[in-house]
Context: one part of a larger RNA
RNA sequence: CUGGGUGUAAAGGGCGUGUAGGCGGGAAAGCAAGUCAGAUGUGAAAACCAUGGGCUCAACCUGUGGCCUGCAUUUGAAACUGUUUUUCUUGAGUACUGGAGAGGCAGACGGAAUUCCUAGUGUAGCGGUGAAAUGCGUAGAUAUUAGGAGGAACACCAGUGGCGAAGGCGGUCUGCUGGACAGCAACUGACGCUGAGGCGCGAAAGCGUGGGGAGCAAACAGGAUUAGAUACCCUGGUAGUCCACGCUGUAAACGAUGGAUAAUAGGUGUGGGGGGACUGACCCCCUCCGUGCCGCAGUUAACACAAUAAGUAUCCCACCUGGGGAGUACGAUCGCAAGGUUGAAACUC
Numbered sequence: 001c002u003g004g005g006u007g008u009a010a011a012g013g014g015c016g017u018g019u020a021g022g023c024g025g026g027a028a029a030g031c032a033a034g035u036c037a038g039a040u041g042u043g044a045a046a047a048c049c050a051u052g053g054g055c056u057c058a059a060c061c062u063g064u065g066g067c068c069u070g071c072a073u074u075u076g077a078a079a080c081u082g083u084u085u086u087u088c089u090u091g092a093g094u095a096c097u098g099g100a101g102a103g104g105c106a107g108a109c110g111g112a113a114u115u116c117c118u119a120g121u122g123u124a125g126c127g128g129u130g131a132a133a134u135g136c137g138u139a140g141a142u143a144u145u146a147g148g149a150g151g152a153a154c155a156c157c158a159g160u161g162g163c164g165a166a167g168g169c170g171g172u173c174u175g176c177u178g179g180a181c182a183g184c185a186a187c188u189g190a191c192g193c194u195g196a197g198g199c200g201c202g203a204a205a206g207c208g209u210g211g212g213g214a215g216c217a218a219a220c221a222g223g224a225u226u227a228g229a230u231a232c233c234c235u236g237g238u239a240g241u242c243c244a245c246g247c248u249g250u251a252a253a254c255g256a257u258g259g260a261u262a263a264u265a266g267g268u269g270u271g272g273g274g275g276g277a278c279u280g281a282c283c284c285c286c287u288c289c290g291u292g293c294c295g296c297a298g299u300u301a302a303c304a305c306a307a308u309a310a311g312u313a314u315c316c317c318a319c320c321u322g323g324g325g326a327g328u329a330c331g332a333u334c335g336c337a338a339g340g341u342u343g344a345a346a347c348u349c
Stems, first nucleotide, its partner, number of pairs: 003321004007303002012317001014201004021194003025088007033081002035077008048066007091191001092188003096183003103177007110154001115149007125136002162169002206247006215241002220236004258316005266294011298305002322349003331342004
């Protein structure tokens, strides 16, 4: 390389969008690039294979044929691929109607709780733990009542419920805005699928500038524990956590399962639509889209998966090829930095 693979053994890109490329629905006609058939030329000789001949045989030498799987020219075929033209509607999209949703962005508002401040009541403790101590408190704490300040998060509803490509999204209201779904069948007429590069998005932590800072809390300090205790427990506490703008670009970014399409037993929940039946919002039946559980065939090393496939097939992309060395070194590139991306070898088992 071929091959074989990628849920858990090595291996699915964090996710999208889309360029090149690859692949691509039904019908008719033309062309003949691929494809197929014939002819001609060429494809040196030797070698090789088959079959003869010559050295007494053989090695060796040699005749004839094949082979030289190719290339060029030319004549045809037209099923398939390609290409051109015409056409179709089921793939895809648009319009219309309708309901669902923590989808996104911005603004405004609300109540509970913690902390702090002021004032009242009130007196000796409070707090904390396995037990304590550090700590707070007679300069009046804790507790309790009233008022105020400020920041952050939104109990119940809440649900293997919903939405989003993923990351993720949860108080209420308003404005702007994206997508999906169902119904209908008016319009376009293959406009599709995938997607190397590219571009965009991307939790937490971290970084820059400026704000903010209630609670929590790396670092740090103290008290305990202990043989020690740079920890676990306790009392404090700064970055940070929050906001705006910019950067970083990584995660067990997980369903450890790439995307698309088709067909392939059933059963039972649940969310959103539509239809039938019914007196009926119910119940029941059918159906589309989502989300769970169980389970046949089949698959699997087993576990398990099983219409949301890890089964049966096709197309495209990414990735793997023994362990360590090592996601390291070097180079390149991105970044303010931290570091990211790409990514070896010697050696060793």